Predicted 3D model of an 88-nucleotide RNA (c-di-GMP-I-GGC riboswitch aptamer) from a Pseudomonadota bacterium. Of the family's consensus pairs, 95% are formed in the model. It was read from a public genome assembly, where an Rfam model found it. Taxonomically the source falls in Pseudomonadota (Bacteria, Pseudomonadati).
RNA sequence: UUUGACAAAGGCACACCUGUCGAAAGGCAGGGUCGCAAAGCAUCCGGUCUACGGGUCUUCAUGAUCUACGAUAGCGGGGUUACCAACA
Numbered sequence: 001u002u003u004g005a006c007a008a009a010g011g012c013a014c015a016c017c018u019g020u021c022g023a024a025a026g027g028c029a030g031g032g033u034c035g036c037a038a039a040g041c042a043u044c045c046g047g048u049c050u051a052c053g054g055g056u057c058u059u060c061a062u063g064a065u066c067u068a069c070g071a072u073a074g075c076g077g078g079g080u081u082a083c084c085a086a087c088a
Stems, first nucleotide, its partner, number of pairs: 001088001002086003011036002016031006034074001040080002044077003047072003053067005058061001
């Protein structure tokens, strides 16, 4: 450098539960363990989610709708760093 055995020393931790922050999506901490060979890091591109605020509409209120600067890296692509193992 290449590859990732129905392998894995070590690592991470879905749903759900508790606490906490947030308007929400969701984040963080603890438990949990569905899964993960980058499920490490960072929103550059696309996707998805949310809508406090802002815009528009109206039957004017517990209304409809649009909107990311918010969220998601465990949605995909690309970027970047690293452990272990295997074949040379």